[in-house]
RNA sequence: GGGCGAUUAGCUCAGUUGGUUAGAGCGCUUGCUUCACACGUAAGAGGUCGGAGGUUCGAGUCCCCCAUCGCCCACCA
Numbered sequence: 001g002g003g004c005g006a007u008u009a010g011c012u013c014a015g016u017u018g019g020u021u022a023g024a025g026c027g028c029u030u031g032c033u034u035c036a037c038a039c040g041u042a043a044g045a046g047g048u049c050g051g052a053g054g055u056u057c058g059a060g061u062c063c064c065c066c067a068u069c070g071c072c073c074a075c076c077a
Base pairs, nucleotide, nucleotide: 001073002072003071004070005069006068007067010026011025012024013023019057028044029043030042031041032040050066051065053063054062
């Protein structure tokens, strides 16, 4: 330098053919339970979907650019 993949909650991830409100598990907070803790149970908080732009009535999803990470290839005086 070229190609491919990934980026969504604190962590690991899902999200179908573009369509109403962005979700799960774990974690966190609070209540109940207990002498107390753990377990269990009920409820809750937490996101502008990596950044910018575009297409569209409508974008996590499609297109372009950038950034970061991983893999492969090439180059290496």

Source information:
Model confidence (mean pLDDT): 81 of 100. A computed fold for a 77-nucleotide RNA from a Dehalococcoidia bacterium, annotated as transfer RNA. The organism belongs to Dehalococcoidia, within Bacteria. The RNAcentral record of the sequence draws on ENA.